Small-subunit ribosomal RNA, 5' domain from a metagenome, 549 nucleotides, folded computationally. RNAcentral holds the full RNA, with entries from SILVA. The prediction has a mean pLDDT of 86.
Context: one part of a larger RNA
RNA sequence: GAAUGAACGCUGGCGGCGUGCCUAACACAUGCAAGUCGAACGGUAACAGGGAGAAAUUUCGAUUUUUCCGCUGACGAGUGGCAGACGGGUGAGUAACGCGUGGGCAACCUACCUUCGAGCGGGGGACAACAUCGCGAAAGCGGUGCUAAUACCGCAUGAUGCCUUUAGACCAUAAGGAACAGAGGUGAAAGCUGGGGAUCUUCGGACCUGGCGCUUGAAGAGGGACUCGCGUCGGAUUAGCUAGUUGGUGGGGUAAAGGCUUACCAAGGCGACGAUCCGUAGCCGGCCUGAGAGGGUGAUCGGCCACACUGGAACUGAGACACGGUCCAGACUCCUACGGGAGGCAGCAGUGGGGAAUUUUGCGCAAUGGGGGAAACCCUGACGCAGCAACGCCGCGUGGGUGAGGAAGCACCUUGGUGUGUAAAGCCCUGUCGAUGGGGACUAAGGUGCGUCGAUUAAGAGUUGACGUACUUGAAUGUACCCGCAGAGGAAGCCCCGGCUAACUCCGUGCCAGCAGCCGCGGUAAUACGGAGGGGGCCAGCGUUAUUC
Numbered sequence: 001g002a003a004u005g006a007a008c009g010c011u012g013g014c015g016g017c018g019u020g021c022c023u024a025a026c027a028c029a030u031g032c033a034a035g036u037c038g039a040a041c042g043g044u045a046a047c048a049g050g051g052a053g054a055a056a057u058u059u060c061g062a063u064u065u066u067u068c069c070g071c072u073g074a075c076g077a078g079u080g081g082c083a084g085a086c087g088g089g090u091g092a093g094u095a096a097c098g099c100g101u102g103g104g105c106a107a108c109c110u111a112c113c114u115u116c117g118a119g120c121g122g123g124g125g126a127c128a129a130c131a132u133c134g135c136g137a138a139a140g141c142g143g144u145g146c147u148a149a150u151a152c153c154g155c156a157u158g159a160u161g162c163c164u165u166u167a168g169a170c171c172a173u174a175a176g177g178a179a180c181a182g183a184g185g186u187g188a189a190a191g192c193u194g195g196g197g198a199u200c201u202u203c204g205g206a207c208c209u210g211g212c213g214c215u216u217g218a219a220g221a222g223g224g225a226c227u228c229g230c231g232u233c234g235g236a237u238u239a240g241c242u243a244g245u246u247g248g249u250g251g252g253g254u255a256a257a258g259g260c261u262u263a264c265c266a267a268g269g270c271g272a273c274g275a276u277c278c279g280u281a282g283c284c285g286g287c288c289u290g291a292g293a294g295g296g297u298g299a300u301c302g303g304c305c306a307c308a309c310u311g312g313a314a315c316u317g318a319g320a321c322a323c324g325g326u327c328c329a330g331a332c333u334c335c336u337a338c339g340g341g342a343g344g345c346a347g348c349a350g351u352g353g354g355g356a357a358u359u360u361u362g363c364g365c366a367a368u369g370g371g372g373g374a375a376a377c378c379c380u381g382a383c384g385c386a387g388c389a390a391c392g393c394c395g396c397g398u399g400g401g402u403g404a405g406g407a408a409g410c411a412c413c414u415u416g417g418u419g420u421g422u423a424a425a426g427c428c429c430u431g432u433c434g435a436u437g438g439g440g441a442c443u444a445a446g447g448u449g450c451g452u453c454g455a456u457u458a459a460g461a462g463u464u465g466a467c468g469u470a471c472u473u474g475a476a477u478g479u480a481c482c483c484g485c486a487g488a489g490g491a492a493g494c495c496c497c498g499g500c501u502a503a504c505u506c507c508g509u510g511c512c513a514g515c516a517g518c519c520g521c522g523g524u525a526a527u528a529c530g531g532a533g534g535g536g537g538c539c540a541g542c543g544u545u546a547u548u549c
Stems, first nucleotide, its partner, number of pairs: 001549004006545005013396006019389002021354001026352003030349003035082003040079002043075002047073003050069008089307003098232007108224003113220008121155001123153002130145006161186006170177002191212006199206002233279003240270003245267008282304004286297004309330005332343004360386001362385003368382001369380004399429004409420004433490001436484004443476001446472011493538005498519003504533005514521002
């Protein structure tokens, strides 16, 4: 000099864009943060509509109350599907194939999505909800009985799937891989919904047609697993470490290679090119500094990893050994009828505590993105915004011109004067920001209805695409921005002045009080302490402290 997620002192007008627990991975009151689908299902607790019945009132129109009917819109709880493995947080652990970079996989998996092929036939038995009985303070649990499905289970059909086997061009080399062809075995599925002319009908429908869905293959995209070369802090006042240890065979296990695991066999494997041990630490893109080389660092944003009160475990699932799932143990907190139960903010706010120190228990799903749904739509503390904080960067303002008789005041003084100083006043202007009055966006793409044209189709149904048209969707927000009005009015401080280092005098003090980054000042003329005048520097900031180069 530059820099910071800064803090502290003094000061503080406005705006834009960012940033904001670095400490206790300490403990947490309260609210919210993951649901959705009735176009999978049985249904009807609530609300609304409709129908039927009864009662009351009645102006004979009807109104009110009440009972029944899932008939309709819908829908609590339940079965079922998908999602809850994403998104969001934190950095404890980890010196490791964790990360970075470049390879391998002839050893692998992949829900939803896209493309291509084939199929979706026919049956069965349950369990919730519900009813009823019972236990319990509660959390909740048990018995009996009824029932639906895209829940569950057989049967059929079936492949270029899988297994066994025959032959194997070709490729490759370390085991091997493999086009094409043959034989045997194995063995799948589910329905829902819109519309419809003729025909049939048990009046439910069959049948035709569109959409969604389901099953089984092949491929793709994206995602993931495993593995290897190289790189990745300090300590030798850590020199030896290792028994599933190193290798082999058989069995098991995994999506998959593998001591991953197990039995047996062999005795290996690593290490001064630093094993092992100890300490420290999430890694990277980046960021800071520097001419560079390098050094430091890993906040915000992006990628990867790890973790979710502590430790352990599996279940479900395409995917987890799962932050707002389950089980066990532990510590802690809470409820209890003392028998037993409940909980996990390192999600967003917020509280206590720790600390030099870090914000609102805000608004909205309008946009972007995500989950569910055919869709309308619902959910979304992701996100978009607002609030607080000079915490940072950037921009703007606090006025401009003129004005000497160089006013007054103050300071100095050789008493003549000099400085502050065109500075002020005065005069002439301007109108940024702020205040006030009015106008007033963008962010909106979509959605719904109708019409035209096209695709599908037997069809002018239905569905769908394009175009047109009408209505409609904004948290921020009456905000940005624009216009008017008044008016210099509301808006300057901080540090320094001995040398380094830009900037000097007076008074006070008298090795005192004090200053100080280094050298050093102060003991009676202190440009170094304190005050004043003057000056220098930066400026809504200025200094100090801490840290890095």